Bacterial RNase P class A from Candidatus Atribacteria bacterium UBA6794, 360 nucleotides, folded computationally.
The prediction has a mean pLDDT of 77.
[in-house]
């Protein structure tokens, strides 16, 4: 300096008028002081949870989620760390149970696609046989490379490799090594499936309390009817119950509703995610929807315009990189019961790494 790769901050700042919501005082029927007041993603609604009802709520099957291992967390598909493979020159980054337990699919091509081979061709040849090396096809054709053997060829044999197996070692574990067997089994499971493991549903329009309110008619069922996804069993309730269907009135208040698996600092564990301790803080709760607007300054990036100017022997050009003044522009986006990730969307700055190429 230029291309990268990983990760972290902020989200204007101060001032003065004027408005608007919460919450405390005072004081009196009006106001007044004083304090608080959108986001790092509030978006997505993908995920886990806290709460809150069914509710006293069991067990089966079916569904459905999740997949290396080990560790954190209230829980997770999130996070740390680690193994195994793949991509990159590297920093780094992406993947992940099982295909010899079963079914099934792999169009064209091709002789033949996995209870898959003999089309060319090689060798032997009277019949007719041996071969899977070579050559075509195709994404994939009976483990690779090289060599000996052979009528010609093959793991036949040997040497490495590579998969699988069986033995020791090591590691909590995926895993890793060594040694040994010619034992060599395409590919797909984001196909059904199997195997480990986890699940009750329904959701703040969840739900509780208080007000108000009108008009009922039809129709099933009978050891029946209902009970918050589905089926069985079980079990509670219930006998004028209990479902569905048509019509009518009400549809207002207040609670949930913001002290939290909370924040912030230090310290001690831990490789790290994270835990434990002390301490100190309390930072929207709206309801048709508050959290705003004007002004002036100053900060930070950016475009554009004067100006000043290095440097080159001079001289004319030219006018780079800093600095100065003046204009203009400034991103993504609005909380609605919390809370903890993911993913997306986007402005500025900063750190720490890799590669090259110059320099010193």
């Nucleotide at each position: 300096u230029a291309a990268g790769c990983a990760a972290a901050u902020c989200a204007g700042g101060u001032a003065a008028u004027c408005g608007c919501a919460g919450g405390c005082u005072u004081u009196a029927u009006a106001a007044a002081g004083c304090u608080u007041g959108a986001g790092g993603a509030a978006a997505g609604u993908c995920c886990g949870a806290g709460c809150u009802c069914c509710a006293c709520a069991g067990g089966g099957c079916a569904a459905g989620g999740u997949g290396c291992u080990g560790g954190g967390u209230a829980a997770u598909a999130c996070c740390c760390a680690g193994u195994g493979g793949g991509g990159g020159u590297a920093a780094c980054u992406c993947c992940a149970g099982g295909a010899a337990a079963g079914u099934g699919c792999u169009a064209c091509a091709g002789a033949a696609a996995a209870u898959a081979a003999a089309c060319a061709g090689c060798c032997a040849u009277a019949c007719u046989g041996g071969c899977a090396a070579u050559g075509g096809u195709g994404a994939a054709a009976a483990g690779g490379u090289a060599g000996g053997g052979u009528a010609a060829g093959a793991g036949c044999c040997u040497a490495c490799c590579a998969g699988u197996u069986a033995u020791u070692g090591g590691g909590u574990g995926a895993c890793c090594a060594a040694u040994a067997a010619g034992c060599u089994u395409a590919g797909c499971a984001a196909a059904c499936c199997c195997c480990a493991u986890c699940u009750g549903g329904a959701g703040c329009a969840a739900g509780a309390u208080c007000a108000a309110g009108a008009a009922g008619g039809a129709a099933a069922c009978a050891g029946g009817u209902a009970g918050u996804g589905g089926c069985c069993c079980g079990c509670u309730a219930u006998a004028g119950g209990u479902u569905u269907c048509c019509g009518g009135g009400u549809a207002g208040a207040u609670c949930g509703c913001u002290a939290g698996a909370a924040g912030u600092a230090u310290a001690a564990g831990g490789u790290a995610a994270c835990u434990u301790a002390u301490a100190c803080u309390c930072c929207a709760g709206a309801u048709a929807g508050a959290u705003g607007a004007u002004u002036a300054c100053c900060a930070c990036a950016c475009u554009g315009u004067u100006u000043u100017u290095a440097g080159u022997a001079a001289a004319a050009g030219u006018g780079a990189a800093a600095g100065a003044a003046c204009a203009g522009u400034g991103a993504c986006a609005g909380a609605a019961c919390u809370c903890g990730g993911c993913u997306u969307a986007u402005g500025a700055u900063u750190u720490g790494c890799u590669u090259a190429c110059c320099a010193a």